[in-house]
């Protein structure tokens, strides 16, 4: 240095849940809280997944022409603690 993650130490992150902010929602942020994590650091680039505001389509009602609603479709939204890729990095045995 490469591969790699046994035993430990220092330090780090923080699922569910609760409260508050934001958002149609998925979910984000902050505080509390720890199930776990050796990249659970960073980047939505590819795939997957989740959501459905606008738009579009269909049907019904009211009404008499434009308002409201239901369903379907729909990422430009979300997720890196779903996987891959890129990039940086603590400690250490064989």
């Nucleotide at each position: 240095g490469a591969u790699u993650g046994a035993a430990a130490a220092a330090g780090g992150c923080a699922a569910a849940c609760c409260a508050a902010c934001c958002g149609c929602a998925a979910g984000u942020u902050u505080g509390g809280g720890a199930c776990g994590c050796a990249a659970a650091g960073c980047c939505a680039u590819g795939g997957g997944u989740c959501u459905u505001a606008a738009g579009c389509g269909u049907g019904a009602g009211u009404u008499c022409u434009u308002u409201a609603u239901a369903c379907g479709u729909a990422a430009a939204g979300a997720u890196u603690g779903c996987c891959a890729g890129g990039u940086u990095g603590c400690c250490g045995a064989a």
Predicted 3D model of a 94-nucleotide RNA (c-di-GMP-I riboswitch aptamer) from Candidatus Kuenenia stuttgartensis. Of the family's consensus pairs, 95% are formed in the model. The source organism's lineage runs through Bacteria, Pseudomonadati, Candidatus Brocadiales, Candidatus Brocadiaceae and Candidatus Kuenenia. It matches the Rfam family "c-di-GMP-I riboswitch aptamer". Rfam's curators write: GEMM was predicted in a large-scale screen for bacterial structured RNA regulatory elements. Gene Ontology term of the family: cyclic-di-GMP binding. The sequence is in RNAcentral, with records from Rfam and Ribocentre.